Model confidence (mean pLDDT): 82 of 100. Transfer RNA from a bovine gut metagenome, 68 nucleotides, folded computationally. Rfam family: tRNA.

RNA sequence: CGGCGUGGCUCAAUGGCAGAGCAACUGAUUUGUAAUCAGUAGGUUGCUGGUUCGACUCCGGCCGCCGG
Numbered sequence: 001c002g003g004c005g006u007g008g009c010u011c012a013a014u015g016g017c018a019g020a021g022c023a024a025c026u027g028a029u030u031u032g033u034a035a036u037c038a039g040u041a042g043g044u045u046g047c048u049g050g051u052u053c054g055a056c057u058c059c060g061g062c063c064g065c066c067g068g
Base pairs, nucleotide, nucleotide: 001067002066003065004064005063008022009021010020011019016053024040025039026038027037028036046062047061048060049059050058
């Protein structure tokens, strides 16, 4: 100097209801397990200010990680 930070993990959402896959849990199925099917729960969007009617999104500062 540049990039990144969002459920347990990997990632979406480029100003207007925060979502998906995997994982977890419950149920169905099975002699049982796995697989499959149905459902449920789980997020102060790294922290703090600002702009805006409205911010994960734009701007400032800080913290952390990666690269130069």